RNA sequence: ACGAGCAUAGCUCAACUGGUAGAGUGACGGUCUCCAAAACCGUAGGUUGCGGGUUCGAUUCCUGCUGCUCGUG
Numbered sequence: 001a002c003g004a005g006c007a008u009a010g011c012u013c014a015a016c017u018g019g020u021a022g023a024g025u026g027a028c029g030g031u032c033u034c035c036a037a038a039a040c041c042g043u044a045g046g047u048u049g050c051g052g053g054u055u056c057g058a059u060u061c062c063u064g065c066u067g068c069u070c071g072u073g
Stems, first nucleotide, its partner, number of pairs: 001072007010025004019056001027043005049065005
């Protein structure tokens, strides 16, 4: 340089064919316990990497950029 893939909660990842953004884990609170752990219940936490376009509606489709990974030379 060229090609491909990825970017969503603190972390690891879902979200099918465009139609209310979720799970696990972690954090916090509660139940239980002499205390703690474990278990169970609950709560908070998101500009879906940054712009632009299409659409009634975009995490999803198109496009520019940025970062990371892999491949070719």
Overview: A computed fold for a 73-nucleotide RNA from an Ignavibacteria bacterium, annotated as transfer RNA. The sequence was found in a public genome assembly. Rfam family: tRNA. Rfam classes the family as a transfer RNA. The coordinates come from a structure-prediction model, not an experiment, and the mean pLDDT is 81.